About this RNA: This is a predicted structure of a 267-nucleotide RNA (Bacterial large signal recognition particle RNA) from a Chloroflexota bacterium.
RNA sequence: UCGUGCUAGACGGGGAGCUAGCGGUGCCCUGUACCCGCAAUCCGCUCUAGCGGGGUUGAAUUCCUGCCCGAGGUCGGGCGUUGUCCGGACAGCUCCUGGUCGGGCGGUGUUGAUGGUUCGGUCCUGCGCGGCAGAGACCUGUGAACCCCGCCAGGUCCGGGAGGAAGCAACGGUAAACGGUGCUCUCUGGGUGCCGCAGGGGUGCCGGGCCGGAGCAAGCCAGCCAGGGAGGCGCGGGGAGCGUUCCGAUCGACGGCAGGUGCACGG
Numbered sequence: 001u002c003g004u005g006c007u008a009g010a011c012g013g014g015g016a017g018c019u020a021g022c023g024g025u026g027c028c029c030u031g032u033a034c035c036c037g038c039a040a041u042c043c044g045c046u047c048u049a050g051c052g053g054g055g056u057u058g059a060a061u062u063c064c065u066g067c068c069c070g071a072g073g074u075c076g077g078g079c080g081u082u083g084u085c086c087g088g089a090c091a092g093c094u095c096c097u098g099g100u101c102g103g104g105c106g107g108u109g110u111u112g113a114u115g116g117u118u119c120g121g122u123c124c125u126g127c128g129c130g131g132c133a134g135a136g137a138c139c140u141g142u143g144a145a146c147c148c149c150g151c152c153a154g155g156u157c158c159g160g161g162a163g164g165a166a167g168c169a170a171c172g173g174u175a176a177a178c179g180g181u182g183c184u185c186u187c188u189g190g191g192u193g194c195c196g197c198a199g200g201g202g203u204g205c206c207g208g209g210c211c212g213g214a215g216c217a218a219g220c221c222a223g224c225c226a227g228g229g230a231g232g233c234g235c236g237g238g239g240a241g242c243g244u245u246c247c248g249a250u251c252g253a254c255g256g257c258a259g260g261u262g263c264a265c266g267g
Base pairs, nucleotide, nucleotide: 001267002266003265004264005263006262009057010056011055012030013029014028015027020046021045022044023043024042034054035053036052037051038050063260064259065258066257067256068255072251073250074249075248076247077246078244079243080242081241082240084238085237086236087235090234092233093232094230095229096227097226098225099224100223103221104220105219107216108215115211116210117209118208119207120206121205122204123200124199125198126197127196128195129193130192132189133188134187135186136185137184138182139180140179141178142177148173149172150171156165157164158163
């Protein structure tokens, strides 16, 4: 140095999560790189870190190490955005309540304002009248087999007779009771009445007469003040979701470069 046959090794890797820790199944990113069995209310191991069985390849462009690049993931921060919770001892805006204000709109006034004076009403009490409601009387109907009245057929009783007596039904009437009618009368009642009379009272309101001679008036809007109420906007704060060729940290596939690495036999 060449050939043949073996062995170590290789036959994907990584991230987050789970875990005392390491792997696997599952999820995600790369990538195409054997098969079977086990496995997330987990499966198998112990820094020597999947376990069990089988197959291919095999010292190299394929294995190992270092460096570079860097897909992608995760964490923290910044920025943006979505929505949420808290705060009125938040000097803001808006809204609410009360007051003021004659600034604006509107209203009223010489057909007489504000004001003054006087007389009334509204208010209270009493009486009266009316009305309403209830009850009663009066009128009328029905209405008592007998224990209501009158009159009593028939029949009954007394009597020698004449005559007399009691008396049911029917008829008539009446009592209790139940109805009806009403230009009527009486009694009782009231948060009864555009009613009348009298007395009382008089803060407010309304009306009339007289005096007087020019304003009155807050209905609406605006301004101002005060008060507390509401919590829509704004403001402050907390904590989430999503996004981010923004910053930092961490892990890091694929790829690139460099280096390293067996055994046996034979030529």
The prediction has a mean pLDDT of 79. A source record names the gene ffs. Its Rfam family is "Bacterial large signal recognition particle RNA". It is annotated as a non-coding RNA gene. For this family Rfam cites "SRPDB: Signal Recognition Particle Database" (Rosenblad et al., Nucleic Acids Res, 2003).